Lysine riboswitch aptamer from Lentilactobacillus parabuchneri, 161 nucleotides, folded computationally. The RNAcentral record of the sequence draws on MGnify. Lineage of the source: Bacteria > Bacillati > Bacillota > Bacilli > Lentilactobacillus. It matches the Rfam family "Lysine riboswitch aptamer". From the family's description: Riboswitches are metabolite binding domains within certain messenger RNAs that serve as precision sensors for their corresponding targets.

RNA sequence: GUAGAGGCGCAUUCAUUAUAAGUAUAUUUCAGGAACUUGAAGGAAGUUAUGACUGAAGUAAAAAGGGAUGAGUGCCGAAACAAUCAAUCGCCUUCCGGUUGGUUGUUGGGCCCUAACUUAAGAGGUUAGGGACUGUCGUGGCAGAUACCGCGGGGAGCUAU
Numbered sequence: 001g002u003a004g005a006g007g008c009g010c011a012u013u014c015a016u017u018a019u020a021a022g023u024a025u026a027u028u029u030c031a032g033g034a035a036c037u038u039g040a041a042g043g044a045a046g047u048u049a050u051g052a053c054u055g056a057a058g059u060a061a062a063a064a065g066g067g068a069u070g071a072g073u074g075c076c077g078a079a080a081c082a083a084u085c086a087a088u089c090g091c092c093u094u095c096c097g098g099u100u101g102g103u104u105g106u107u108g109g110g111c112c113c114u115a116a117c118u119u120a121a122g123a124g125g126u127u128a129g130g131g132a133c134u135g136u137c138g139u140g141g142c143a144g145a146u147a148c149c150g151c152g153g154g155g156a157g158c159u160a161u
Base pairs, nucleotide, nucleotide: 001161002160003159004158007076009075010074011073012072013071014070015069016068017067025060026059027058028057029056030055031054035047036046037045038044039095040094041093042092043091079107080106081105082104083103084102085101086100087099088098089097090096108134109133111131112130113129114128115127116126117125118124136153137152138151139150140149141148
């Protein structure tokens, strides 16, 4: 360099579907009577006595993200997370947040429990701690062993070439 292995393995695309939710939103009526809108502050722009904001009732009524199922694609630092830099988006500035890419660092893998954060959420995700399991290498035990047991390490690893 090439080819592989771990397994409820990782990421992603499409279709269907439940939830989100009878919610946001639109509109009608009544009440009400001066402020209201944008991720936060300030600004700017806009709505509003031809009645906004708010509350109640009625009618109509979503979507995104995440989930489940199925069919594919790319793969085994697959990928994820954190920090930082650049570009871009959210009306402008700062902050904050999202998306894409670069750099550095951490993590072998999935599962369960607990806590915090996120979310509409008891789902899911992220982080930290704990637990057993599993894969791999080293080492020890057994006359020997690909079996079994103990201890230790980590993916820039392991196997073959």